[in-house]
RNA sequence: CGAGUCGGCUGGGUGAUCGCGGCGCGCAAGCGUCGAGGAAAGUCCGGACUCCACAGGGCAGGGUGGUGGGUAACGCCCACCCGGGGCGACCCGCGGGACAGUGCCACAGAAAGCAAACCGCCAGGAGAAAUCCUGGUAAGGGUGAAACGGUGGUGUAAGAGACCACCAGCGCGCCAGGUGACUGGCGCGGCUCGGUAAACCCCACCCGGAGCAAGGCCAAGUGAAUCGGGAAACCGGUUCAAGCAGACGGGCUGCCCGCUCGAUGUCUGCUGGUAGGCCGCACCAGGCUGUCGGCAACGGCAGUCGCAGAUGGAUGAUCAUCGCCCGCUCGCGGGCACAGAAUCCGGCUUAUAGGCCGACUCGUCCC
Numbered sequence: 001c002g003a004g005u006c007g008g009c010u011g012g013g014u015g016a017u018c019g020c021g022g023c024g025c026g027c028a029a030g031c032g033u034c035g036a037g038g039a040a041a042g043u044c045c046g047g048a049c050u051c052c053a054c055a056g057g058g059c060a061g062g063g064u065g066g067u068g069g070g071u072a073a074c075g076c077c078c079a080c081c082c083g084g085g086g087c088g089a090c091c092c093g094c095g096g097g098a099c100a101g102u103g104c105c106a107c108a109g110a111a112a113g114c115a116a117a118c119c120g121c122c123a124g125g126a127g128a129a130a131u132c133c134u135g136g137u138a139a140g141g142g143u144g145a146a147a148c149g150g151u152g153g154u155g156u157a158a159g160a161g162a163c164c165a166c167c168a169g170c171g172c173g174c175c176a177g178g179u180g181a182c183u184g185g186c187g188c189g190g191c192u193c194g195g196u197a198a199a200c201c202c203c204a205c206c207c208g209g210a211g212c213a214a215g216g217c218c219a220a221g222u223g224a225a226u227c228g229g230g231a232a233a234c235c236g237g238u239u240c241a242a243g244c245a246g247a248c249g250g251g252c253u254g255c256c257c258g259c260u261c262g263a264u265g266u267c268u269g270c271u272g273g274u275a276g277g278c279c280g281c282a283c284c285a286g287g288c289u290g291u292c293g294g295c296a297a298c299g300g301c302a303g304u305c306g307c308a309g310a311u312g313g314a315u316g317a318u319c320a321u322c323g324c325c326c327g328c329u330c331g332c333g334g335g336c337a338c339a340g341a342a343u344c345c346g347g348c349u350u351a352u353a354g355g356c357c358g359a360c361u362c363g364u365c366c367c
Base pairs, nucleotide, nucleotide: 001363002362003361004360005359006358007357008356009355010354012322013321014320015319016318017317018316020035021034022033023032024031025030037338041349042348044347045346046345047344048343049211050210051209052208056257057256058255059254061207062206063205064204065203066080067079068078069077070076081095082093083092084091085090096202097201101200102199103196104195105194118141119140120137121136122135123134124133125132126131149167150166151165152164153163154162168192170189171188172187173186174185175184176183177182215279216278217277218276223240224239225238226237227236228235229234242271243270244269245268246267247266248265249261250260251259252258286305287304288303289302290301291300292299293298323336324335325334326333327332328331
């Protein structure tokens, strides 16, 4: 210099003016302070929190699947093992079990699982011949993604792990290393036993259900309560009560057992209209910095910071200037990715113009 691999960061900057929402101060005017994201998104996993009876046993169902760690937990993350790809940095793997059983394997092919044989080869027989019949064989051909080990030899009518040598694979035993997955070595064995479990299934481990419209308070009982508007009368909304009808059981949120509650009681539906206020609700598995332990994920300790929050509705606009990109009539014009919180947190996935940084590999040249 060229080609590449992996990882991280950023996501227009600054100033002025006017506005919007939360909080604090102030009698008020106003002042101070904070105000979207790396994904706030998809709602796909895991938790916190709340209620159901703190949810017992069994069955069914769902999930996970190499090993060891991390974590509140996970299907996430880290390290390693094994298999595959790449010269390499590195990448990919839904990576337990196919002698527990069942099923399936398109097309082609004789045959797709245990036994068989289309062409061929060999032996015997028939026939004038072409050819046909019976038997043996699985070397060779052909089909296929896949056809029952490979090479060489012995053997044979032809052949075949039928036998032998080496190699590959499988199983068993021993030794060594490793926490482990596993790896290396030695010996023995029968002679080879197809694939598929993101098919049923088996094994091991995990899982109660519903969800912030969760849920609690104001909050009473034949008519009340509350919210909004209004000077008031009153008007409008909501909830409970109430009324009507039905069931005899309801609850433990699939089923059974078992347990528990229940008689002017419980449950369901309708009158009935999705919505009064406050809390939950913004301080936590929190951010940053340093240090220590660890290969790392991460953890311990110390210091420091306060950081959106609703009516589920604010987070904006204009001007100036700078940066980048585009256009042309060359000093003007246009544009600035993906996208926007809604109970909170840890992940994953998806979208994302442009810019910046770091580590490493290969090739060429120079010193």
The RNA shown here (Bacterial RNase P class A) has 367 nucleotides and comes from an Actinomycetales bacterium.
Its mean pLDDT, the model's own confidence on a scale to 100, is 76.
The gene name in the source record is rnpB.
NCBI's taxonomy places the organism under Bacteria, Bacillati, Actinomycetota, Actinomycetes, Actinomycetales.
The model forms 93% of the base pairs in the Rfam consensus.